Predicted 3D model of a 74-nucleotide RNA (transfer RNA) from a Phycisphaerae bacterium. Its Rfam family is "tRNA". The same sequence occurs in records of 2 taxa. The organism belongs to Phycisphaerae, within Bacteria. The RNAcentral record of the sequence draws on ENA and MGnify.
RNA sequence: GGCAGCGUAGCUCAGUUGGUUAGAGCGAGGGAUUCAUAAGCCCUAGGUCCCCGGUUCGAAUCCGGGCGCUGCUA
Numbered sequence: 001g002g003c004a005g006c007g008u009a010g011c012u013c014a015g016u017u018g019g020u021u022a023g024a025g026c027g028a029g030g031g032a033u034u035c036a037u038a039a040g041c042c043c044u045a046g047g048u049c050c051c052c053g054g055u056u057c058g059a060a061u062c063c064g065g066g067c068g069c070u071g072c073u074a
Base pairs, nucleotide, nucleotide: 001073002072003071004070005069006068007067010026011025012024013023019057028044029043030042031041050066051065052064053063054062
């Protein structure tokens, strides 16, 4: 340099044939319990769905460009 894949919560990821509220686990904070702690239980917060533009009544999802990461290849 070429080709392919990926980018969603602090971390690991799910979510697709565009549509009613963007989710799970772990982690964080709180509550209850306990003499106290841990585990388990209940609750809560946390997101410009990498960025810019386009299509559409409507985009995390489709299209174009950019950036970053990974793999293969020369």